Record summary
A computed fold for a 496-nucleotide part of an RNA from an uncultured bacterium, annotated as small-subunit ribosomal RNA, 5' domain. The full RNA is in RNAcentral, with records from Greengenes. Rfam family: Bacterial small subunit ribosomal RNA. The prediction has a mean pLDDT of 82.
Context: one part of a larger RNA
RNA sequence: GGACGAACGCUGGCGGCAUGCCUAACACAUGCAAGUCGAACGAAAGUAGCAAUACUUUAGUGGCGAACGGGUGAGUAACUCGUGAGCAACCUACCUUAUACACAGGGAUAACAUUGGGAAACUGAUGCUAAUACCUGAUAAGACCACACUAGGGCAUCCUAGAGGGGUCAAAGUGAUGGCAGUAUAAGAUGGGCUCGCGUCCAAUUAGCUAGUUGGUGAGGUAAUGGCCCACCAAGGCGACGAUUGGUAGCCGGCCUGAGAGGGUGAUCGGCCACACUGGAACUGAGACACGGUCCAGACUCCUACGGGAGGCAGCAGUGGAGAAUAUUGGGCAAUGGAGGAAACUCUUACCCAGCAAUGCCGCGUGAGUGAACAAGAAGGUCUUCGGAUUGUAAAACUCUUUGAUUAGGGAAGAUAAUGACGUGUACCUAAGGAACAAGCCCCAGCUAACUAUGUGCCAGCAGCCGCGGUAAUACAUAGGGGGCAAGCGUUGUCC
Repeated sequence: GGACGAACGCUGGCGGCAUGCCUAACACAUGCAAGUCGAACGAAAGUAGCAAUACUUUAGUGGCGAACGGGUGAGUAACUCGUGAGCAACCUACCUUAUACACAGGGAUAACAUUGGGAAACUGAUGCUAAUACCUGAUAAGACCACACUAGGGCAUCCUAGAGGGGUCAAAGUGAUGGCAGUAUAAGAUGGGCUCGCGUCCAAUUAGCUAGUUGGUGAGGUAAUGGCCCACCAAGGCGACGAUUGGUAGCCGGCCUGAGAGGGUGAUCGGCCACACUGGAACUGAGACACGGUCCAGACUCCUACGGGAGGCAGCAGUGGAGAAUAUUGGGCAAUGGAGGAAACUCUUACCCAGCAAUGCCGCGUGAGUGAACAAGAAGGUCUUCGGAUUGUAAAACUCUUUGAUUAGGGAAGAUAAUGACGUGUACCUAAGGAACAAGCCCCAGCUAACUAUGUGCCAGCAGCCGCGGUAAUACAUAGGGGGCAAGCGUUGUCC
């Protein structure tokens, strides 16, 4: 000098765009943050109707979603991440393409009714009923399984293609012009899983570490390879090219600085990972070992009729606490995107907006012009050698202007036929009035731009370094003057 998610002191006019718990991964009142489908299903209630029936609403069964989106960085020094390869060892709902199919039956169960237990949370029994819920059978190929064969190829296990007989596995309807769904297989797309090379902080005042440890065979398990797990066998494996141990830490694109090399850093935005009160576990599912699911244990909080129950803001707001320190219990689904739905639409604290904060960057304003002259370089202040000098064209005066703010009128784009939270009219435009409502902070011995007076008297104080202050202090305090930056200016902290 530059930079900051900054804080503190003094001061503070406006706008645009950004940013805003870095500390206690501390505890959380309250509200909201994941639903949707009646064109899968039975039923109930309501409305209209004499009725058939139609419409509306919904608790339940069922489907899809809830594994995304949003948060945080505790853990992790690791194939976690980055980069480059590989899978002849893998999976992939929804979507796209292609081929083929969708036949015949069955038994339940929730809701509901009756009834019982319980303070509650909830739960038992009996009876009834439906389905795109569940089950059985049929059909079945180029799917899968084992068997044996041929051809070609490779990267060791093998891979690809072809024909053979044997065994196994499927389905669902609904709407009513169309359509939307269902099943199987193949391919694609998308998303993931696994493996490897290289890179990835500090300490040697950490030098030895290791028994599922290292390898083999077999079996199990997985979508899949593998000590992933198990039985047996062998005795290996790692290490001064730093093993092991301890400390610290999410990683990267980037960001800051620097001429660069490098150093520092990892807020916002984007990619990946990990976590969801603490620890453990599986279930469902295409996908989780699942933030707003389940079970167990623990700590804590709450309810209780003492028998037993309920909860998890590191979602958005908000509260207490900690702290130098960080915002509203706001509006809207109008846009973009997501879930469900045939659609209308519903939901969406994702998101879009508004609010608060000079926290930052950028822009603008706080007025412009005239002339020592027609009168005095006004008054006042300060200094003074008492002559004057300076503040100073500065003010006043005269001539103008009106950005922002104010008032009135007009008035978008963002939306595609409709739909606008922002915004009961925003941005912007026009008009009106009047210099009016809008400047501070730090410094002035040297470094370093800027000096005098008074007070004080090694006191009070200053100070980044050198150092000032003990009676003439340009270094303290005040005043006048001056210098610098400016809606900011200084100080502190951290990095280069």